[in-house]
RNA sequence: UUAGUGAGAGUUUGAUCCUAGCUCAGGGUGAACGCUGGCGGCGUGGAUAAGGCAUGCAAGUCAAGGGGGCCGCAAGGCCACCGGCAGACGAGGUAGUAACACGUAGGUACAUACCCGGGAGACUGGUACAGCUCGUCGAAAGACGGGGUAAUCCCAGAUAGUCUCGCGAGAGUAAAGGAGCAAUCCGCUCCCGGAGUGGCCUGCGUCAUAUCAGCUAGUUGGUAGGGUAACGGCCUACCAAGGCUUCGACGUGUAGGGGGGCUGAGAGGCCGAUCCCCACCGAUGGGACUGAGACACGGCCCAUACCUCUACGGAGGGCAGCAGCCGAGAAUAUUCCGCAAUGGACGAAAGUCUGACGGAGCGACGCCGCGUGAUGGAUGAAGUGCUUCGGUACGUAAACAUCUUUUAUGAGGGACGAAAUCUUUGACGGUACCUCAUGAAUAAGGGGCUACUAACUCUGUGCCAGCAGUAGCGGUAAUACAGAGGCCCCAAGCGUUACCCGGAAUCACUGGGCGUAAAGGGUGUCCAGGCGGCCGUAUUAGUCGUUUGUAAAAUCCGCGCGCUUAACGUGCGGCCCGCAAGCGAAACGGUACGGCUCGAGAGCGCGAGAGGUAUAUGGAACUCACGGUGGAGGGGUGAAAUCCGUUGAUAUCGUGGGGAACACCAAAGGCGAAGGCAGUAUACUGGCGCGUUUCUGACGCUCACACACGAAAGCCAGGGGAGCGAACGGGAUUAGAUACCCCGGUAGUCCUGGCCCUCAACGUUGCUUGCUCGUUUCGCGGAGUAUCGACCCUCUGCGAGACUAAGCUAACGCGAUAAGCAAGCCGCCUGGGUAGUACGAGCGCAAGCUUAAAACUCAAAGGAAUAGACGGGGACUCGCACAAGCGGUGGAUUAUGUGGCUCAAUUCGUCGACAAACGAAGAACCUUACCAAGGUUAGAAAUGCAGCUGCAUCCUUUGUGAAAGCAGAGGAGCCUUCGAGGGUGCUGCACAGGUGGUGCACGGUCGUCGUCAGUUCGUGGUUUGAACUGUUCCCUUCAGUGGGGUAACGAACGCAACCCCCGUUGCCUGUUGCCUAUAUGGCCAGGCGAGACUGCUCCCUCACGGGAGAGGAAGGUGGGGAUGACGCCAGAUCAGCGUGCCCCUUUGAUACCUUGGGCCGCACACAUAAUACAAUGGGCGCUACAAAGGGAUGCAAGACCGCAAGGUGGAGCAAAUCCCACAAAAUCGCCCUCAGUACGGAUCGAGGUCUGCAAUCGACCUCGUGAAGCUGGAAUCGCUAGUAAUCCUGGGUCAGCCAAACCAGGGUGAAUACGUUCUCGAGUCUUGUACUCACCGCCCGUCAAGUCAGGGGAGUUGGAGGUGCCCAAAACUCUGCCUCGCGCAGAGCUACGGCAAAUUCAAUGACAAAGACUAAGUCGUACGUGCAUUCUGCACGUUGUUGCGACUUGGA
Repeated sequence: UUAGUGAGAGUUUGAUCCUAGCUCAGGGUGAACGCUGGCGGCGUGGAUAAGGCAUGCAAGUCAAGGGGGCCGCAAGGCCACCGGCAGACGAGGUAGUAACACGUAGGUACAUACCCGGGAGACUGGUACAGCUCGUCGAAAGACGGGGUAAUCCCAGAUAGUCUCGCGAGAGUAAAGGAGCAAUCCGCUCCCGGAGUGGCCUGCGUCAUAUCAGCUAGUUGGUAGGGUAACGGCCUACCAAGGCUUCGACGUGUAGGGGGGCUGAGAGGCCGAUCCCCACCGAUGGGACUGAGACACGGCCCAUACCUCUACGGAGGGCAGCAGCCGAGAAUAUUCCGCAAUGGACGAAAGUCUGACGGAGCGACGCCGCGUGAUGGAUGAAGUGCUUCGGUACGUAAACAUCUUUUAUGAGGGACGAAAUCUUUGACGGUACCUCAUGAAUAAGGGGCUACUAACUCUGUGCCAGCAGUAGCGGUAAUACAGAGGCCCCAAGCGUUACCCGGAAUCACUGGGCGUAAAGGGUGUCCAGGCGGCCGUAUUAGUCGUUUGUAAAAUCCGCGCGCUUAACGUGCGGCCCGCAAGCGAAACGGUACGGCUCGAGAGCGCGAGAGGUAUAUGGAACUCACGGUGGAGGGGUGAAAUCCGUUGAUAUCGUGGGGAACACCAAAGGCGAAGGCAGUAUACUGGCGCGUUUCUGACGCUCACACACGAAAGCCAGGGGAGCGAACGGGAUUAGAUACCCCGGUAGUCCUGGCCCUCAACGUUGCUUGCUCGUUUCGCGGAGUAUCGACCCUCUGCGAGACUAAGCUAACGCGAUAAGCAAGCCGCCUGGGUAGUACGAGCGCAAGCUUAAAACUCAAAGGAAUAGACGGGGACUCGCACAAGCGGUGGAUUAUGUGGCUCAAUUCGUCGACAAACGAAGAACCUUACCAAGGUUAGAAAUGCAGCUGCAUCCUUUGUGAAAGCAGAGGAGCCUUCGAGGGUGCUGCACAGGUGGUGCACGGUCGUCGUCAGUUCGUGGUUUGAACUGUUCCCUUCAGUGGGGUAACGAACGCAACCCCCGUUGCCUGUUGCCUAUAUGGCCAGGCGAGACUGCUCCCUCACGGGAGAGGAAGGUGGGGAUGACGCCAGAUCAGCGUGCCCCUUUGAUACCUUGGGCCGCACACAUAAUACAAUGGGCGCUACAAAGGGAUGCAAGACCGCAAGGUGGAGCAAAUCCCACAAAAUCGCCCUCAGUACGGAUCGAGGUCUGCAAUCGACCUCGUGAAGCUGGAAUCGCUAGUAAUCCUGGGUCAGCCAAACCAGGGUGAAUACGUUCUCGAGUCUUGUACUCACCGCCCGUCAAGUCAGGGGAGUUGGAGGUGCCCAAAACUCUGCCUCGCGCAGAGCUACGGCAAAUUCAAUGACAAAGACUAAGUCGUACGUGCAUUCUGCACGUUGUUGCGACUUGGA
C1' cells in the first nucleotide's frame, strides 16, 4: 500500500429489563425416502453381517539351465517333470490395536534378491532324485515299491584376497554354465562401495472414564550363557529387591493412524468414503518350513466351527481379488470389452500372463454445462377465480404471424490418444468433432404463502377432520385444516428424514460467570502445586532474533495454460504453525552467588475483652417435704371444662432439701477461625491492638488431598432430673380437629466419657495484597495542645456501625468492612422436573452422611423492578352505610309478576346487586308471535320490465263453508290536447315474505358502578425499560373545588357555571280571571328585568378558606330538575327499529289468510303492591279549603227517571270563558265502647247497568252472605324537611277493562343524627403478593383410573476377560534308538478342550416401592408454633405434626 475480515430472529410476562434453555434461518453428506424427470461432461456407488458363497476369471513365466514324452520327412511345434526367477509386489478389507500402531524430529548394536560403480575369480572330481519304465493299493484324492537318468540340482576336494574370527601367530569359507560360426552377449563365485528398501531404538504429540487408586514375579536391575541380520529379560540359570503411579499407573469402554475433508471471521469443533503414505488382517486359534525378504489372501502342518464330494474306508474347501448369488438392511452397480495405452512378473528376444489398469454399462448419488424456443401479437378472446356487480386477475399469456434449429432424428465425413525411423498395432469407437436435411418439432416439475420467512383470496369443515420446526392454528365469517384460483422460491430437480459444524460468548484460550437468577467449600491449619519485594554479578534448556535442514505427492490459495465454457485436468509460485541443528541477544522469567529493609517475623513497653479449660462459690426465682396461720375456693380461658381442694388447696409465715439458669450492669457494645461465648473468684492457657524501630533478612501469599474443630436434634454407657417439654392421656374448639387454646406428662433438655458431622453452618458475599472523594457514631490504644489533674479541641492507628461521591450493577442495591479499579491462589456453576434420588464405593452402633447419575418428561423454571387487582394489612376521607328516629316488608286475604307443575298450546325475552305491577301507557276477537283445524302458493303489502286491458271501482246477488276462500250471476262506471300518457287490474319474468337462529358478528338505545370525583393528553424531566412525574405532599372543598409547595409547565373529558321550575320584587300587558263596585286599585296570569357576590362586621388563617353575626324573601352550590367523564360487567335488547352471515320457501312453508282455543290453566315457592287487623278508629249527618290536568267518532251542565250502576235529553265548550268536578283527610255534631265487633271485607248466591259483532275471561251497581286476620319468626326495606307519614285529585294507554299498576298534582305535616368501633359501598396514599380469566384467584398431597420409562428383586439365561488345576494335537528344542529316512520312541512347551471358584456386562423375572404424564373423579386446605413471618436442619409418633435449635434476614 492493496486485499480479506464476525448480521440475527421466535418463545417465560398484563407489560418490562435480565438470566436461562428450547427452536429457526446457512453450509455439508459414499446418503435414504416421497413426488417428478430431456441431454451431455467429470466424478462417485455394500457405510449394515470381518455373515455365508454356486460359476468363471484375478500369477505366472523361462525350451537360450536339464533330460525326456507326443506330433512331424524335416524345419519345427506342443507337453508334463527336474531346475531358475517371481509368487513377501500388485489387488482387497478395517476385525483387532490406546500401541513406538501412527505422526514428527532424531539415532544405529543391523540386513538387503533384482539395479549401478569398482576389484578379484570360476580348477578337479563325485552321488542322487523326478520325468521315463515295470509292478501294487485306492471310488476318488492320491500313494507305495523295483530299475535306470541329465543339469545353471546336490556333494567332496583344491585355490584365497582388500572377506570372517583372533592382540598376534594363525585358522576358516567360493564358483555354472548357456546361446552364437564368431565377435560378443546373458549368466556364476568372493569382496568393497552406492542407490533404493527394510529391521531396531529414542524425544515429543495421540479419545473417554476416578461410580477404575493402587499395579507388577521375567516383574526392575545385575552376572553368565543361549538366540537374532542386529541391541535388548528376547530367552534360560543364579543374585539383588526393585520398577510404575494423582503430571492418572492399573482397569473398563470406544477407536486403525496420518496427509487431509466439512464447518467456522478466527481460535476451534466434528469426521477419517473415494486419492496418497503407514500399520494390521486374510473363516477362527496355534505353528513353523522355504526364501534376500513371510510366520506368507489365491503356500504347508495341526486344532475348531461351517460347507461340499464319497463306494462310508476316506478326501476336498476358504471372494475382506473382479463380476455375480443368498442373507440382513432405509440403502449401494455388469457374472461387460481390452491388454491399444500406463505399470508389473518372467524371458536374450519374439512374446506370454496381468478383473492392476484403460474403457464401456447401470443409478439425477454429487458437481458442472445446455435445452424445453425467439420476435411480434389487445377485441385485453374463450375459460376459470375473485368482485363493492362497476369491474378485475391469470395476461402478450394463448390463438395468430414471422423467424431460429442448441437439443432430437436421419444422412455424409471423421480424429488426437502411437510412445516407434520402415512394417505391424485402437478396447473405447464409426465415439468426440465437422457438414447437410426434417421440423417448434422430443423435453417441467417440486415445495411453500400466520410470525420467524419471500408469497392471499374464495369455498368447504366447525376443538371434528386435520396441520405443526418453534410459537401455535381448528369450538360457524380459519390468509395456519382440505380444495380451488392467484402469488412466492428453486428448477431437472424439489422437498422430507438422519447426522456434522455454524448461529451457541450455551464449557467463554481468543471470549462467561458465582449478594438476590445455577454457582463461595461450615471453619481453620498445612504438604504437594501455582504465584512471588528492592539492588548487583554471572549464567541460561523458558523467551526473542537469524541461518540451515525437514515439513512426500495430491488437496488448498495466487497467476497462467488445455478440453467450445464450466466442472475437470495441468505448469509455476505460495502455504501460519511444528520439530531438529548452528549462531546470536540477555529486557523479562529461571538458576547460582552477594547485598538491602519497606513485605513477614522476633524483642521490649503498655492495653482491652461473655476467647478457652478446670475447680470453688453466691443470691433471686421455682419446686418438693415438714410445721404454723386460715377456711372455700383455686386454677385456667375469647368463654369454658378437664384439673387441684374440707384427708384443708390457693394465699401467707418458718425450717430444710433439690436441680437448672444467671435479673440489673447490657449497648447499634466486646472476644473468637467458624460453631459459639455472659453471676463471682482462683489456677492454667490461645489469639489480638497500640507504641518503640532493638534484632532476623523475603523467612511471603494461596492451597487439591490430608488433619483438626464443628449449634441443635439424635445414638451408646453411667449419673442427675427443679422448670420446660416431642410422644402420649384428658378438656375444649370444630363439619371433622389425630392442630392452634387449656389441664397433665415420658424421652429429652443438665453432668462425665464415647459417637454422629448436618443447618437459612448467612454478610446467602472464599483468602491475601495494593490503589481510589467525604460526613458521622461507638469500642480499644497513642501523640499534640490545654489543665493542678481531667473534660474539651486537633491529629494518628486498629476494630464495629450509619449516610453518601466517583465507579459498578438486570435492577434492588454495593460504595475504604466494595458488589469500585487491579494482581495471586483455591472452591463452585452451565435450563426446570426426575434428584441431592438410584446404583456403586467410603464412613457410621444406628439414624444416616459424603461422593453422585440416567431413562423419561416439560417450553419453560427463574431474578429484579412496573401498572393493576386483592388482603379476616395500615393511615385518612365520604355515602340514610351504620348509629339515632319515623313508617313499612317478612304472618292474613286479594291483585299483579315470576319459578315450578300441567297442557294440543299455556308464544317469546329478562335472572344477585343491575330479573320478577320488567318489555306490556290496557291479551274477550283483533293484538298474537303459541296450539288445533280449514285454506293460498310469485303470494296479504313493495319495486322494475314486457304483453294484454278503457276494464279499474262500487252496488246487488246465488251455491258451498265456521269463516277465509272457492265457483258464479246482474247492474252502475275514468281524465284526455285522441298521438299517447297517468292510474288500475290480469299474465309472464326478475322477486317477495319470515316475531326463524346468532346481542359471543354488529349499529342504535339502555342498565350498573355513580352525580362517585375521577380519567387522560402535549411538551419537558427521570428511568436500559415497562413506567413514573404532572395527578404525590400540606391546608381546604360537595368536588383533581381553591390555595401553598413542587421537574414540571400547560391542556382536554368530567366537577362547577351557562338551561328549566319554585321562592322575593320593579316595570309592561290585562281577557275568557277573582275581590268588589271606590279606583290610573289589589289578586291572578303572561313577558322583560332586579336580586346573593362570603359583598359587609368580628375571630382563626401565609393564602385559599372556615366559624359567628348584621341586613335580606332568600346566605354561603337557597330548594328541585335536566345534564352521567375514561371505562367495567363478551351486562340487556336480532321481539321496537336497522343490519352481516346462516336457515325456510316449485305437491304439502319457519311465509300469508281464517275460525276456535291458549297467553288468565294450579299441589306449591318467591317478588311487588292493595286492604286490613281497629277507638289518633268506624258509621251517619252538617260544613270548609286545592293544584295540576283532559275534552270534538270528545267532555257534557241544568232538568227528569232509577235505591244505584245508569238512562232520557241535550244548554255550553276546540275551552283562564263550558264540562269532567263533589276534592278528601280536616272541622262540628250524634252513634258504636274493645268484641273477630256497627273492625275487616275475601268468598259465594241472586238481580241488574254499561261497552262491544261477541262478556265463556270485562268493569260497575243493588240485596244477601261475612273467610282469614287482634300488628306478624329468622331476617329485611325506605326516608334528614315541606322530607317521612297520611289524604284525596288528574292523566296516558283505552270501545270497555281485570289500574289496587305507572306518571303527575296539591292538602295536612313530624321525629332524629352522640358519633364513625362495627356492616355494606366508594375514593386517596402506602404495604405484601407465587394473583393478572386478577381471591368466585392461585395451589399442595394422599386415594381412585389409564399410559410410560427407570431402579430394587427369590432367581433364570447368555456374553467378556483373566486365575488355578486336568488332558494335550501339530510344530520346534533336547535326549535316546535305528533297517541313517524329511525314520521311531521319550521329555519339555503350547493351541484347542475340560473342571472349579470368583469378577464383570447384558437379557429376562413373580412381587413391592417411588417417579413422570393424562379438560372437567374423592378427601381435605398442608395459608402452622415461637410477637409475627420463613420452613433450612434434626428428632419423635399408633400421627394428614409437634418439640428443640437456628435465621431478625428471604417480616413489620

Model confidence (mean pLDDT): 82 of 100. A computed fold for a 1452-nucleotide RNA from Candidatus Kaiserbacteria bacterium RIFCSPHIGHO2_12_FULL_56_13, annotated as small-subunit ribosomal RNA. It matches the Rfam family "Bacterial small subunit ribosomal RNA". Gene Ontology terms of the family: ribosome and structural constituent of ribosome. The source organism's lineage runs through Bacteria, Bacteria candidate phyla and Candidatus Kaiseribacteriota. The sequence was found in a public genome assembly.